This is a predicted structure of a 389-nucleotide RNA (Bacterial RNase P class A) from an Alphaproteobacteria bacterium. Of the family's consensus pairs, 95% are formed in the model. A source record names the gene rnpB. Rfam family: Bacterial RNase P class A. It is annotated as a ribozyme. Its family is annotated with tRNA processing, dimeric ribonuclease P complex and ribonuclease P activity in the Gene Ontology. The RNAcentral record of the sequence draws on ENA.

[in-house]
RNA sequence: CCAGACGGUCGGAUGGCCGCGCGCGGGCAAUGGGGAAACCCGUCCGCGCGAGGAAAGUCCGGGCUCCACGGAAGCACGGUGCCGGUUAACGGCCGGCGGGGGCGACCCCAGGGAAAGUGCCACAGAAAGGAAACCGCCCGCCUCGGCCCCUCGGGGCCAUGCGGGUAAGGGUGAAAGGGUGGGGUAAGAGCCCACCGCGGGCCCGGCGACGGGACCGGUACGGCAAACCCCACCGGGAGCAAGACCGAAUAGGGACGGCACAUGGCGCGCUUCCGCGCUGUCGUCCGGGUGGGUCGCGCGAGGCGUCCGGCAACGGGCGUCCCAGAGGAAUGGCCAUCCGCGUGCCUCCGGCACGUCGACAGAACCCGGCUUACAGACCGUCUGGCCCA
Numbered sequence: 001c002c003a004g005a006c007g008g009u010c011g012g013a014u015g016g017c018c019g020c021g022c023g024c025g026g027g028c029a030a031u032g033g034g035g036a037a038a039c040c041c042g043u044c045c046g047c048g049c050g051a052g053g054a055a056a057g058u059c060c061g062g063g064c065u066c067c068a069c070g071g072a073a074g075c076a077c078g079g080u081g082c083c084g085g086u087u088a089a090c091g092g093c094c095g096g097c098g099g100g101g102g103c104g105a106c107c108c109c110a111g112g113g114a115a116a117g118u119g120c121c122a123c124a125g126a127a128a129g130g131a132a133a134c135c136g137c138c139c140g141c142c143u144c145g146g147c148c149c150c151u152c153g154g155g156g157c158c159a160u161g162c163g164g165g166u167a168a169g170g171g172u173g174a175a176a177g178g179g180u181g182g183g184g185u186a187a188g189a190g191c192c193c194a195c196c197g198c199g200g201g202c203c204c205g206g207c208g209a210c211g212g213g214a215c216c217g218g219u220a221c222g223g224c225a226a227a228c229c230c231c232a233c234c235g236g237g238a239g240c241a242a243g244a245c246c247g248a249a250u251a252g253g254g255a256c257g258g259c260a261c262a263u264g265g266c267g268c269g270c271u272u273c274c275g276c277g278c279u280g281u282c283g284u285c286c287g288g289g290u291g292g293g294u295c296g297c298g299c300g301a302g303g304c305g306u307c308c309g310g311c312a313a314c315g316g317g318c319g320u321c322c323c324a325g326a327g328g329a330a331u332g333g334c335c336a337u338c339c340g341c342g343u344g345c346c347u348c349c350g351g352c353a354c355g356u357c358g359a360c361a362g363a364a365c366c367c368g369g370c371u372u373a374c375a376g377a378c379c380g381u382c383u384g385g386c387c388c389a
Stems, first nucleotide, its partner, number of pairs: 001385010012338007020050009032041003052360001056371002059369005064239004077235005082096005097111001098109004112230002117228002119224003134170002136166006145158005178196006197219001198217003202213004243295004253286007264279005302321008339358002341355006
């Protein structure tokens, strides 16, 4: 210098003018305005603060709130799934193990159990799992045929057919019941042998996943569990429109009182008489909790710095800071200079001009993660290659 791997930071800057939300202080407006009440509010000035790394998707975990619930175990359902840590918790993160990819830095993995059982394995293929035989290979037999030999009795070879052996080779497939080499055989085959693979218990190392070693077994049923299933562990439900409080009105409810009433209706006592209560309406009060209002609502698993422990995730100590809280929802607009980018021009170390140029996006109870989007700029560590000293 070129090509790359991993981790991290920023995400326009400064100034001026105008404007917005919240808080605090002060002046004015007051016998103030709105409203039934609860409660809310003007205007001017000053000060302070005012979106993000993802505020997003709402995928996982928690705080908080209400509801349900005697304890434990089990069943069902859902989730997680190598090992060890970390954490409030997690399906996150860190460090390892195993497998795969890359020359390498490094990257990827839904990674328990297939010898508990069930199921599935498309198409092709003979056969898709306690196997089978299409072509082929080999053995035997028969007749017709062809060829050859002949001592004319016959014999040999080929092809076809039939019976059997085989799984080397071909062919199908994602996958064909271990692989390579040798022996063996009529041809073959773990049929036998060596190595590799596989299985089994043993020894050594490691907390463990796992790794290494020697021995034994010819080898015994391939894949799929993001198919059912088995094993281990975890899990009550709903969500700030949670929920709490203040409280007009309406419906329905209760208490007291007034008025009215059909001599009505219903109920009670067997029936009649009679008695009691309810049934109507109005008023006051209670209560109810809709519209409305207030709270929940910003000091927190908090940010930054530093030291200590730890490989790290993370934990601990000290110091320091206070950092949006709206409720149709503020966080904006214009100008100037600079920065970056793009285009064009020139006298091309460079300079000048122009620009709908300036990513993704935007809080709404909060926090830890994951995922997704993102113009451009910068930093660190490392790898491969080339060159120079």